Transfer RNA from a Patescibacteria group bacterium, 72 nucleotides, folded computationally. Its mean pLDDT, the model's own confidence on a scale to 100, is 81. Rfam family: tRNA. Rfam's curators write: Transfer RNA (tRNA) molecules are approximately 80 nucleotides in length. RNAcentral holds the sequence, with entries from ENA.
RNA sequence: GCCCUCGUGGUGAAAUGGAUAUCACGACAGUCUUCGGAACUGUAGGUCCAAGUCCGAUUCUUGGCGAGGGCA
Repeated sequence: GCCCUCGUGGUGAAAUGGAUAUCACGACAGUCUUCGGAACUGUAGGUCCAAGUCCGAUUCUUGGCGAGGGCA
C1' cells in the first nucleotide's frame, strides 16, 4: 500500500429493511433473612461518526475513525 471481517447498555451476544431494539451476566432499589448470600419483583442504562437510498435503516451504499486478520 491492497483486500477481508467486525464496531449494539458496564460486559458478552441477538435482531439481516417494518415493532416500544431482545436476552444473559453485572449495577441499583425493594421483598425475604438475625446479618450476608441465594431466590423473587422492579428500575436505570445501548445501535462508533457524518452523509445518502428508502414511506421506513441496527440492517443497504459512500466516506471517516477504531479493532482484528490476510497478502505484499